[in-house]
RNA sequence: GAUAGAGGUUGCGUGAUUCAAAAGUAGCAUACCGGAUGUGACAGGCACAGAGGAUGAUAUGUGAAAGGGGAAAACGCCGAAAGGGCUGCAGACCUGGGAUGCGGUUCUUGGGCAUGGAGCUAACAGCUUUAUGACUGUCAUCUGAAUGAAAGAGAAAAAAGAUGGGGCGCUAUC
Numbered sequence: 001g002a003u004a005g006a007g008g009u010u011g012c013g014u015g016a017u018u019c020a021a022a023a024g025u026a027g028c029a030u031a032c033c034g035g036a037u038g039u040g041a042c043a044g045g046c047a048c049a050g051a052g053g054a055u056g057a058u059a060u061g062u063g064a065a066a067g068g069g070g071a072a073a074a075c076g077c078c079g080a081a082a083g084g085g086c087u088g089c090a091g092a093c094c095u096g097g098g099a100u101g102c103g104g105u106u107c108u109u110g111g112g113c114a115u116g117g118a119g120c121u122a123a124c125a126g127c128u129u130u131a132u133g134a135c136u137g138u139c140a141u142c143u144g145a146a147u148g149a150a151a152g153a154g155a156a157a158a159a160a161g162a163u164g165g166g167g168c169g170c171u172a173u174c
Base pairs, nucleotide, nucleotide: 001174002173003172004171005170008078011077012076013075014074017071018070019069027062028061029060030059031058033056037049038048039047040046042096043095044094045093081109082108083107084106085105086104087103088102089101090100110136111135113133114132115131116130117129118128119127120126138165139164140163141162142161143160
């Protein structure tokens, strides 16, 4: 350098399909009150609707969806993947900006779990980040019993224990 593997059955990611929730919410229709603004996420412009009644309030009727979440066939894998910085392109009618999406580069994180803080979110679900805690896997150092035909000595392995490190790591082969 190349190849092949291990951590776990709650390893990671995508995920047809399905379920709950979002929600009796938004919207629509009618009646009535009221009387000039409203929409295109934001600002400017422009466009559209509006005294043939806007925004809004009440009542009745009707009534969603997206993002996010649970389960899951199947698939791809073991920096799997996630997040931060910088940067390129696209990005709401136009400009600026921008939710967001797809790339490049660089930094951090071994992995899952619990709890607390912060952020997103309709949410007490969940996700992201951070701190703490034990668990787990691996490597290094040290200690290292019993048993293994009998006896003796020594060494090695190994259950277990302690300390420390990190995935650009670890194991095996070439």
Lysine riboswitch aptamer from uncultured Eubacterium sp., 174 nucleotides, folded computationally. Its mean pLDDT, the model's own confidence on a scale to 100, is 75. The sequence is in RNAcentral, with records from MGnify.